RNA sequence: CGCUUAUCGCGAGAAGGCUGAGGGACUGGCCCGAUGAAGCCCGGCAACCGACUUCCAAUUCGAAUAUGUCGAAUUCAAAAGCACGGUGCUAAUUCCUGCAGAAUGAACAUUUCAUUCUGGAAGAUAAGAA
Repeated sequence: CGCUUAUCGCGAGAAGGCUGAGGGACUGGCCCGAUGAAGCCCGGCAACCGACUUCCAAUUCGAAUAUGUCGAAUUCAAAAGCACGGUGCUAAUUCCUGCAGAAUGAACAUUUCAUUCUGGAAGAUAAGAA
């Protein structure tokens, strides 16, 4: 770089520090920005993965014998919690849009345009495999 799966209308500094002109992936728009962009540090948000806690169940051992009950150890589905570790995110729905289909409406002979909805593409992030 490419592949698979999941998610992408919620949330997070109008007044933290350094620095100083760009940024919102790309196209076309439309925006943000010297009242400070991007970047770094700090703060915050969320809960994708791991850890941990609670809850179900199974196995083994023990309590004075079977059932039952209780206790201990190990394993463990789904769920909930936590925020310890690995990421991530922290203007606007992924800011809207691009390709296809449907509905409605307007000019119209084919056709074009606008709005809404659905799916897709592209992109972002996480986890995984090669």
The RNA shown here (SAM riboswitch aptamer (S box leader)) has 130 nucleotides and comes from Aneurinibacillus terranovensis DSM 18919. It was read from a public genome assembly, where an Rfam model found it. Rfam family: SAM riboswitch aptamer (S box leader). From the family's description: The SAM riboswitch is found upstream of a number of genes which code for proteins involved in methionine or cysteine biosynthesis in Gram-positive bacteria. The SAM riboswitch acts at the level of transcription termination control. The predicted structure consists of a complex stem-loop region followed by a single stem loop terminator region.